[in-house]
RNA sequence: GCCCCCAUGGCUUAAUGGAUAAAGCGCAGCCCUCCGGAGGCUGAAAUAAAGGUUCGACUCCUUUUGGGGGCA
Numbered sequence: 001g002c003c004c005c006c007a008u009g010g011c012u013u014a015a016u017g018g019a020u021a022a023a024g025c026g027c028a029g030c031c032c033u034c035c036g037g038a039g040g041c042u043g044a045a046a047u048a049a050a051g052g053u054u055c056g057a058c059u060c061c062u063u064u065u066g067g068g069g070g071c072a
Base pairs, nucleotide, nucleotide: 001071002070003069004068005067006066007065010025011024012023013022018055027043028042029041030040031039048064049063050062051061052060
């Protein structure tokens, strides 16, 4: 330098172009309890960035950023 793959809550993963972005662990509050680190209930928290296509984009296209791999 060229090519390929990946990027979603704090972590690990879902989501056929149609929705209010789902779950487990974790976190906070409350209940329970002799105690809570067990159990129950509730809650906060995310689509790497910018454009484009579309009635509608996490999803498709382009560029950029970051990470990984291959070739030279």